[in-house]
The part of an RNA shown here (large-subunit ribosomal RNA, domain I) has 594 nucleotides and comes from a Candidatus Aerophobota bacterium. The coordinates come from a structure-prediction model, not an experiment, and the mean pLDDT is 81. The RNAcentral record of the full RNA draws on ENA.
Context: one part of a larger RNA
RNA sequence: GGAGUAAGAUGGAUACCUUGGCACCAGAAAGCGAUGAAGGACGUGGUUGGCUGCGAUAAGCCUCGGGGAGCCGUCUAACAGGCUUUGAUCCGGGGAUUUCCGAAUGGGGCAAGCCGGUGCAGGUAAUGCUGCAUCACUUACAUCUGAAUACAUAGGGUGUAAGAGCGAACCAGAGGAAUUGAACCAUCUCAGUACUCUGAGGAAGAGAAAACAGAUGUGAUUCCCCGAGUAGCGGCGAGCGAAAAGGGAAGAGCCCAAACUGGAUGAGUGUGAGAGCCCGCAAGCGUUGCUCAUCCAGGGUUGUAGGUUUAAUGAAUCCCAAUAAUUGCGGUGAGGGAAGAAAAACUUAUCUUUUAGAGUAAUGGUACUGGAAAGGCCAACCAGAGAGGGUAAUAGUCCCGUGCUUGAAAAAAGAUGAGUUUUUCUGCUCGUUAAACCUGAGUACCAUUGGACACGAGGAAUCCGGUGGGAAGCUGGGAGGAUCACCUUCCAAGGCUAAAUAUUCUCUGGUGACCGAUAGUGAACAAGUACCGUGAGGGAAAGGUGAAAAGAACCCCGGGAGGGGAGUGAAAUAGAACUUGAAAUCUUACUCUU
Numbered sequence: 001g002g003a004g005u006a007a008g009a010u011g012g013a014u015a016c017c018u019u020g021g022c023a024c025c026a027g028a029a030a031g032c033g034a035u036g037a038a039g040g041a042c043g044u045g046g047u048u049g050g051c052u053g054c055g056a057u058a059a060g061c062c063u064c065g066g067g068g069a070g071c072c073g074u075c076u077a078a079c080a081g082g083c084u085u086u087g088a089u090c091c092g093g094g095g096a097u098u099u100c101c102g103a104a105u106g107g108g109g110c111a112a113g114c115c116g117g118u119g120c121a122g123g124u125a126a127u128g129c130u131g132c133a134u135c136a137c138u139u140a141c142a143u144c145u146g147a148a149u150a151c152a153u154a155g156g157g158u159g160u161a162a163g164a165g166c167g168a169a170c171c172a173g174a175g176g177a178a179u180u181g182a183a184c185c186a187u188c189u190c191a192g193u194a195c196u197c198u199g200a201g202g203a204a205g206a207g208a209a210a211a212c213a214g215a216u217g218u219g220a221u222u223c224c225c226c227g228a229g230u231a232g233c234g235g236c237g238a239g240c241g242a243a244a245a246g247g248g249a250a251g252a253g254c255c256c257a258a259a260c261u262g263g264a265u266g267a268g269u270g271u272g273a274g275a276g277c278c279c280g281c282a283a284g285c286g287u288u289g290c291u292c293a294u295c296c297a298g299g300g301u302u303g304u305a306g307g308u309u310u311a312a313u314g315a316a317u318c319c320c321a322a323u324a325a326u327u328g329c330g331g332u333g334a335g336g337g338a339a340g341a342a343a344a345a346c347u348u349a350u351c352u353u354u355u356a357g358a359g360u361a362a363u364g365g366u367a368c369u370g371g372a373a374a375g376g377c378c379a380a381c382c383a384g385a386g387a388g389g390g391u392a393a394u395a396g397u398c399c400c401g402u403g404c405u406u407g408a409a410a411a412a413a414g415a416u417g418a419g420u421u422u423u424u425c426u427g428c429u430c431g432u433u434a435a436a437c438c439u440g441a442g443u444a445c446c447a448u449u450g451g452a453c454a455c456g457a458g459g460a461a462u463c464c465g466g467u468g469g470g471a472a473g474c475u476g477g478g479a480g481g482a483u484c485a486c487c488u489u490c491c492a493a494g495g496c497u498a499a500a501u502a503u504u505c506u507c508u509g510g511u512g513a514c515c516g517a518u519a520g521u522g523a524a525c526a527a528g529u530a531c532c533g534u535g536a537g538g539g540a541a542a543g544g545u546g547a548a549a550a551g552a553a554c555c556c557c558g559g560g561a562g563g564g565g566a567g568u569g570a571a572a573u574a575g576a577a578c579u580u581g582a583a584a585u586c587u588u589a590c591u592c593u594u
Stems, first nucleotide, its partner, number of pairs: 001593009015579001016544002020515002022512007029504002031166002039101003042055003046079002049075003061095006070083003106115002116135007137163009170201001171199005181188001185235001211218002222249004232240002253496003256440001260298010276285002278331006303474001305439011317338004325332001339426017357406004363379004368375001380397002382386001388400003445469008455481001476491005531538002551578001554565004
């Protein structure tokens, strides 16, 4: 030096465990904010560093319920001092307080600092000082004022209301890549994705056919299955990729514009008594009337066309006529009322749910093993409860629970009923015939050029833009994938609309052929911490004594660290660097060998 045996050291794999995660399901909630949010800074405890809570009333104050013997949060023990059956601590409902920063909003500002104005109050001999309240901007409405400039307008003041900022995903809209794939790359793809911005809601968007379709048709929208990787598109490459039908979920329909009528305001026109003022008679008025524009109210809303007005005709509730139409009388009847239906808001009653809870069955023995019985053995019982967890090993009957039953002073939500108010509809008209009028215009459409449609310009319909042209108008118009005819079908150029659908920052309950500390969240621990970076930002490592600290009194060596005894414990090679304790690596002793 090598081979080996044994005992150790180091190290922290493995096994077991779980306080933490992950995924999914169901339900709730889906917002908070100028009544100052989210998020912070600084404080706050008798002693107080972190976390938690709270806010100068500061681990808390008041009140109403629950609960019933201990309590003064936690790492984290201790000392001191208190509270509590006159019900504390604790749990829940409501309320009070809630510094400073932050949209931050009196003005500055390098956030948590500084400096003010006005009013009131306190205080001073007086000033300084102190306290409370208030003072940002924008928009809308109302109102008071008010230039150049006469009316006016701009501008200014005041009042009321709203907005702003934050928030995980889902949603709509406006912009909009590249890596990549095409084995290169340019059309194409990735992809209308990522990302940015705007806006909203608990969902959003869409939505009651100018739709599909092709038969004896269907009948708003949305979502799912299927159709179907089909029809198609495509340097016909890579790839992209429908729709109808069928089956389900859900189910709901409506309102304007216009014609016509009435009123108000403004403008224009017109005249000298001419049209006119609902009709008749009488009186009266007279910038009345007429036309146009705007506003308000009635009317009206569709495609087998519908509606309006007038005329004719048929049918059909009532009341008001001291009341609009200039006045009186007589008519007409715009209008009003009665009755019914629906919706919304509010009030009230009842019920349900949520936010604390309460009650609750049934086992003993053992001289078995063990440190310990819940295990073994013996003998019982309950069960609407043998889910689960804990207890010194594996407990239906020991504890917490579980199944079942039950509970709210207060607050919130929902359902139902009743009442009140408001709004809408019917009533208040419905038909038939004829005529006239209305039925969404710089629109449809065309050309050109882009975009969206599964569809890349293609034979390219359809939808949406830019630019330039530019209809018909019911004897009308659009669509049915160029175009034309026939046929069928629908009625654009206005609007609203629940449900089925999407999502989960968050709360509650449940489940897992999910993880088990290099896994599972980055984070089971002081974790978005330590640390790094000027900053945006990046971002860890780190769990396990034991059933119970019973955490090793006392003695010895040592400065200590550490160790040896003693003691505890079932175990100390469980001794806090603490379960198990692999490998690499190291040491000691011994054997063999060179």